The part of an RNA shown here (small-subunit ribosomal RNA, central domain) has 350 nucleotides and comes from Trebouxiophyceae sp. KAC119.
RNAcentral holds the full RNA, with entries from ENA and SILVA.
It matches the Rfam family "Bacterial small subunit ribosomal RNA".
Lineage of the source: Eukaryota > Viridiplantae > Chlorophyta > core chlorophytes > Trebouxiophyceae.
Its mean pLDDT, the model's own confidence on a scale to 100, is 88.
Context: one part of a larger RNA
RNA sequence: UUGGGCGUAAAGCGUCUGUAGGUGGUUUAUCAAGUUUUUUGUCAAAGAUCGGGGCUUAACUCCGGGCAGGCAGAGAAAACUAGUAGACUUGAGUUCGGUAGGGGCAGAGGGAAUUCCCGGUGGAGCGGUGAAAUGCGUAGAGAUCGGGAGGAACACCAAAGGCGAAGGCACUCUGCUGGGCCGCAACUGACACUGAGAGACGAAAGCGAGGGUAGCAAAUGGGAUUAGAUACCCCAGUAGUCCUCGCCGUAAACGAUGGAUACUAGGUGUUGGAUGAGUUCAAUCAUUCAAUACCGUAGCUAACACGUGAAGUAUCCCGCCUGGGGAGUACGCUCGCAAGAGUGAAACUC
Repeated sequence: UUGGGCGUAAAGCGUCUGUAGGUGGUUUAUCAAGUUUUUUGUCAAAGAUCGGGGCUUAACUCCGGGCAGGCAGAGAAAACUAGUAGACUUGAGUUCGGUAGGGGCAGAGGGAAUUCCCGGUGGAGCGGUGAAAUGCGUAGAGAUCGGGAGGAACACCAAAGGCGAAGGCACUCUGCUGGGCCGCAACUGACACUGAGAGACGAAAGCGAGGGUAGCAAAUGGGAUUAGAUACCCCAGUAGUCCUCGCCGUAAACGAUGGAUACUAGGUGUUGGAUGAGUUCAAUCAUUCAAUACCGUAGCUAACACGUGAAGUAUCCCGCCUGGGGAGUACGCUCGCAAGAGUGAAACUC
């Protein structure tokens, strides 16, 4: 390389946008680059191969033949692919009319709770645990009532529910704004799919600068436990958690399942539409589109399971895998303030 694979055995980039490239709907004409075919030249000899001959045989050797194939030229065919010219509407997109939503950004407002402060009542404990102790408290704690401050998070609704490309998104209201779905015609007329490089976004933790700090809480201190206890339990508690700007670029970033298109039994929910029946309005029923779950046929699978949102049947494009360890390490390079990230071996060993 051919070939085989990627849910759980090694293997789907965290997600998207998109360049080159690869691939690409229906139809007419043309062309003849690919394709198919005929023919010419050539591919030295030797060797190989096939059929014969000569050494007693064989090795050895001599004679003759040949398909396929490669390259170049010439002729022909026109189904398919490509090119050129034109047409079409089913793919794709635009307009229009509706519609659901924690999609995003910004601003404003709200109540419950914790903590702290002030005041009243009150008077000996509170807190914590397996049991305790450290701790708090007669300088009046804890409890309870009233007032105030501040920060963070938004109970119920809430759901197998919704939205988003993923990360993720939830108190309420307002403004700006992205996408989806449904319906009907109209318009454009293949404008499509994928996507090496590239770019954008990307939880938490972490980093830089400046704020903020109620609760929680790495580190740290103390009390216990224990043989020890750099832990589990308890009392404290700093970074951090929050905001603004900038970096980092990783996760079991998971559906451990790349994207697109088509086809292949059904059943039961839920969400958002549409049409019809029904109804005063509803409820409800039937059909249908999109989404989200469960069960299941054929099929597939090593099994588990998957099963019209496939892990079934096919096509196109990308990424990735090739025994375990060494090792996601070393070295080099790129990026980063750093932490580190990306790329990524070998010796050796089993």